Record summary
The prediction has a mean pLDDT of 78. Predicted 3D model of a 378-nucleotide RNA (Bacterial RNase P class A) from Meridianimarinicoccus zhengii. Taxonomically the source falls in Meridianimarinicoccus (Bacteria, Pseudomonadota, Alphaproteobacteria, Paracoccaceae). It was read from a public genome assembly, where an Rfam model found it.

[in-house]
RNA sequence: GCGGAUGGCCGGACGGUCGCGGCGGCCCGCAAGGGGCGUCGAGGAAAGUCCGGACUCCAUGAAGCAACGGUGCCGGGUAACGCCCGGCCGGGGAAACCCGAGGGACAGCGCCACAGAGAACAGACCGCCCCGGUCCGCCGGGGCAAGGGUGAAACGGUGGGGUAAGAGCCCACCGCGGGGCUGGCAACAGCACCGGCAUGGCAAGCCCCACCGGGAGCAAUGCCAAAUAGGGGUUCCGCGCGGCUCAUGCCGCGGGCACGCUUCGGCCCAGGAACCCGGGUUGGCAGCACGAGCGCGGCGGUAACGCCGGGCCCAGAUGAAUGGCCGUCGAAGGGGGCGACCCCGGAACAGAAUCCGGCUUACAGGCCAUCCGCGCGC
Numbered sequence: 001g002c003g004g005a006u007g008g009c010c011g012g013a014c015g016g017u018c019g020c021g022g023c024g025g026c027c028c029g030c031a032a033g034g035g036g037c038g039u040c041g042a043g044g045a046a047a048g049u050c051c052g053g054a055c056u057c058c059a060u061g062a063a064g065c066a067a068c069g070g071u072g073c074c075g076g077g078u079a080a081c082g083c084c085c086g087g088c089c090g091g092g093g094a095a096a097c098c099c100g101a102g103g104g105a106c107a108g109c110g111c112c113a114c115a116g117a118g119a120a121c122a123g124a125c126c127g128c129c130c131c132g133g134u135c136c137g138c139c140g141g142g143g144c145a146a147g148g149g150u151g152a153a154a155c156g157g158u159g160g161g162g163u164a165a166g167a168g169c170c171c172a173c174c175g176c177g178g179g180g181c182u183g184g185c186a187a188c189a190g191c192a193c194c195g196g197c198a199u200g201g202c203a204a205g206c207c208c209c210a211c212c213g214g215g216a217g218c219a220a221u222g223c224c225a226a227a228u229a230g231g232g233g234u235u236c237c238g239c240g241c242g243g244c245u246c247a248u249g250c251c252g253c254g255g256g257c258a259c260g261c262u263u264c265g266g267c268c269c270a271g272g273a274a275c276c277c278g279g280g281u282u283g284g285c286a287g288c289a290c291g292a293g294c295g296c297g298g299c300g301g302u303a304a305c306g307c308c309g310g311g312c313c314c315a316g317a318u319g320a321a322u323g324g325c326c327g328u329c330g331a332a333g334g335g336g337g338c339g340a341c342c343c344c345g346g347a348a349c350a351g352a353a354u355c356c357g358g359c360u361u362a363c364a365g366g367c368c369a370u371c372c373g374c375g376c377g378c
Stems, first nucleotide, its partner, number of pairs: 001374010012329007020041005026035003043349001047360002050358005055217004060265006068213005073087005088102001089100004103208002108206002110202003125148002127144007156174006175197001176195003180191004221286004231277007240253005254269004293312002296309005333344004
């Protein structure tokens, strides 16, 4: 210098002027209101609404089972997660590095298109070998599965021995299975031994195993808001059936309240009285802006992250603010020039609506750090 990999950051700047929304003072005004000042005012994704929570309400409280949905190598992080970090295994790459819905296929069921002879207790199309026949083209009987062919996949692979030809038939190595030892928290890895080999694939098909999960969502929800009706709540009196009892009371039984079932609880069962609640809109207020907050330093940890110290306050609209114009400067891009340079040009994706942690998607262009490979120079 060129090519590549990973992580992080930024994503127009400054000034003037006219406006807009929130908050706090000040001045004028009896008030309604008016004027002026200060301060804050979009994002890394505010987006998709795909996961996980906070918060709120709903249901008869709890447990178990069933059903349904989700997650799925191991260890750690976290409020939690399907997220993140570190590792293992498999695959890709020359490497840096990247990718993986990555539990179970001897619990059971199911499926394996096309091609092919044969697709899972397999099979013989072309072939190879032996015997018999022959009109010398081949025919009949038997053996084989090494070679060819089909396929995504053909019932261990390579090499040697062996054989009529062959075959784990025998042997070595690799693979596979088994128990063992060593290392590791573990996933797993390594080592030697034994077994001649039986166990095809698919669980993003049913299913099995383990773990997790109640539902709805800020248009949640609460408050303000005249007088009634229907209705509801609280308290008191009282209260279904049977037995014992003079009675109080005690015991047993029944029915109902569960948007799957069971169990253990809880509440209710005729009526009366008093008190209270009791409509909710294109309305107002709260929820709603101090929070799993932001950034700095130190310590622990490989890291994700955690702990401690001191600092900061950072949008809150709802007919929905966050903008317009001017000036100076301006990255990329385009054109010209041998060159210094000159001219044109003007900033991507997008925009809060209860909040937070993630993931995913969109994005002109730029900066920084680390690493890999090649070339050149010293």